[in-house]
RNA sequence: GCCGGAGUGGCGGAACUGGUAGACGCAGGGGACUCAAAAUCCCCCGGGGGCAACCCCGUCCCGGUUCGAUUCCGGGCUUCGGCACCA
Numbered sequence: 001g002c003c004g005g006a007g008u009g010g011c012g013g014a015a016c017u018g019g020u021a022g023a024c025g026c027a028g029g030g031g032a033c034u035c036a037a038a039a040u041c042c043c044c045c046g047g048g049g050g051c052a053a054c055c056c057c058g059u060c061c062c063g064g065u066u067c068g069a070u071u072c073c074g075g076g077c078u079u080c081g082g083c084a085c086c087a
Stems, first nucleotide, its partner, number of pairs: 001083007010026003019067001028044005046057004060076005
């Protein structure tokens, strides 16, 4: 240099034929139970705004297509594997 795979919350890991993210689990927070604790059970758990209802943003980055993109297209970054070059 060429070809191919991968990149999603704090972590692991899903998402159909493009249908409006993060299921499920771990970690974490709150509560119940207990003399107390462990275990168990219940609720919450990406970021920002809001008293709330709810709103906006977010799938490596920048663009594009589309009513709609984690998914398709172009370019780039990082990483893994293969091939080539190595006077």
About this RNA:
Predicted 3D model of an 87-nucleotide RNA (transfer RNA) from a bacterium. Its mean pLDDT, the model's own confidence on a scale to 100, is 80. Rfam family: tRNA. By type it is a transfer RNA. From the family's description: Transfer RNA (tRNA) molecules are approximately 80 nucleotides in length.